[in-house]
Context: one part of a larger RNA
RNA sequence: UGACGGGGGCCCGCACAAGCGGUGGAGCAUGUGGUUUAAUUCGAUGCUACGCGAAAAACCUUACCAGCUCUUGACAUGGGGAUUCUGAAUUUUGGAGACAAGAUUCGUCGGUUCGGCCGGAUCCCACACAGGUGCUGCAUGGCUGUCGUCAGCUCGUGUCGUGAGAUGUUGGGUUAAGUCCCGCAACGAGCGCAACCCUUGUCCCUAGUUGCUAACAGGUUAUGCUGAGAACUUUAGGGAGACCGCCGGUGAUAAACCGGAGGAAGGGGAGGAUGACGUCAAGUCCUCAUGGCCCUUAUGGGCUGGGCUACACACGUGCUACAAUGGCAGUUACAGCGGGAAGCUAAGGGGUAACCUGGAGCAAAUCCCGAAAAGCUGCCUCAGUUCAGAUUGUUCUCUGCAACUCGAGAACAUGAAGUUGGAAUCGCUAGUAAUCGUGGAUCAGAAUGCCACGGUGAAUACGUUCACGGGCCUUGUACA
Numbered sequence: 001u002g003a004c005g006g007g008g009g010c011c012c013g014c015a016c017a018a019g020c021g022g023u024g025g026a027g028c029a030u031g032u033g034g035u036u037u038a039a040u041u042c043g044a045u046g047c048u049a050c051g052c053g054a055a056a057a058a059c060c061u062u063a064c065c066a067g068c069u070c071u072u073g074a075c076a077u078g079g080g081g082a083u084u085c086u087g088a089a090u091u092u093u094g095g096a097g098a099c100a101a102g103a104u105u106c107g108u109c110g111g112u113u114c115g116g117c118c119g120g121a122u123c124c125c126a127c128a129c130a131g132g133u134g135c136u137g138c139a140u141g142g143c144u145g146u147c148g149u150c151a152g153c154u155c156g157u158g159u160c161g162u163g164a165g166a167u168g169u170u171g172g173g174u175u176a177a178g179u180c181c182c183g184c185a186a187c188g189a190g191c192g193c194a195a196c197c198c199u200u201g202u203c204c205c206u207a208g209u210u211g212c213u214a215a216c217a218g219g220u221u222a223u224g225c226u227g228a229g230a231a232c233u234u235u236a237g238g239g240a241g242a243c244c245g246c247c248g249g250u251g252a253u254a255a256a257c258c259g260g261a262g263g264a265a266g267g268g269g270a271g272g273a274u275g276a277c278g279u280c281a282a283g284u285c286c287u288c289a290u291g292g293c294c295c296u297u298a299u300g301g302g303c304u305g306g307g308c309u310a311c312a313c314a315c316g317u318g319c320u321a322c323a324a325u326g327g328c329a330g331u332u333a334c335a336g337c338g339g340g341a342a343g344c345u346a347a348g349g350g351g352u353a354a355c356c357u358g359g360a361g362c363a364a365a366u367c368c369c370g371a372a373a374a375g376c377u378g379c380c381u382c383a384g385u386u387c388a389g390a391u392u393g394u395u396c397u398c399u400g401c402a403a404c405u406c407g408a409g410a411a412c413a414u415g416a417a418g419u420u421g422g423a424a425u426c427g428c429u430a431g432u433a434a435u436c437g438u439g440g441a442u443c444a445g446a447a448u449g450c451c452a453c454g455g456u457g458a459a460u461a462c463g464u465u466c467a468c469g470g471g472c473c474u475u476g477u478a479c480a
Stems, first nucleotide, its partner, number of pairs: 001480002003477003007474007015464002019428005026320008034311002042053002064306007073129001077128002079125006087106008109119003131295002134293003140289002142284003145280001147278001152191006158167003171182003197272004202240007212229002216227003243266001246260005322421001326380005332375001338369003343362002348357003387418001392413007434456007
């Protein structure tokens, strides 16, 4: 000087408390451990692994296993030789396929000094090499998590100290903040904080189609449907607006804090993006890049099938429930974000339904996805039920070369556990929690996951004694 203390002081945080809803019990989904297996590919492992890499494992993916198969190789550059053969499509035989051997059709490369001369292509030969999701994240770059959006981390000069170092950065106030003020052997500065950026909340200006419809006119069963309009809503470009600016109080006359006015908004308005010096030899050699090591008829390449989907069990994360604030039936109302061409697909028709047919319109403020759902009205009357829906049987639909291992969906039948969950433990302070649906990425198909969107919309916070994490000062130390 740090680190640590079951030392002290001050302060903060959904950290506790006050509340609301969960997890832990059930069934299922999903990840992990374990076990099993020919293989169940690999990585991630307290917080900071476990719906994580994976924004999609039937084949492919795929790295794993079994079998078959290739050896200058699926891919790159180079040497020699042979052939002007090249290329595209269809197809036969054998085979599980890769592949091997053929056949048919179209085509018969470019340049040229007309020399197989140059370029290109295919095959053969030998070799340099290719190739490796093989090892090392404790050799590395890059990227990332975490403490933590915590308020810290440092430097120059000066001064003090023999020196390590100190001072500044401590102190008194204040703040979300090393934020600001005052004081002070310090005076300044940098990286952080804040601000500048984006979204949102109010108003004004400009503009008016594909969006809008108040007034006027026309028309309809009805509808901005039409003429028209530029008010409103809205769209998207510019501007205004909030600064403790004004008033009162407290305070050291300061910084600031408390209250009030006006205002759409008030003291950081709300949300996001933004992550200092560093810590964990944290994570990643399987994104990529890369040193070293290793394999080279295999640890490389191709293919078929299987596996990653196993299942006594244990854990994490979720979904659905256990019901009446509900279930079923009926009816009808109100969103926002998005996506659409090998795409979204309307009207109409068929089917109980999944879906099929159909094909208008639309590279979209124009057309489509599109039905928003919770909401509102009747029946059920507390029961393992008109709760719950697992499991199983049958018949179908769709995607796809192909749904046996191993997809999703529909109909009928079946109707398991479950009556609110021990110890323990998690999230959340406002348009939040809770609850309700909607869209998107990935994607042929396949979400209860992920990312976004809006609808309805609470309770509680006395306070900082205690448990947890952190910041500053101080003290002890046999630790570095």
The part of an RNA shown here (small-subunit ribosomal RNA, 3' major domain) has 480 nucleotides and comes from a Bacteroidota bacterium. The coordinates come from a structure-prediction model, not an experiment, and the mean pLDDT is 83. The RNAcentral record of the full RNA draws on ENA.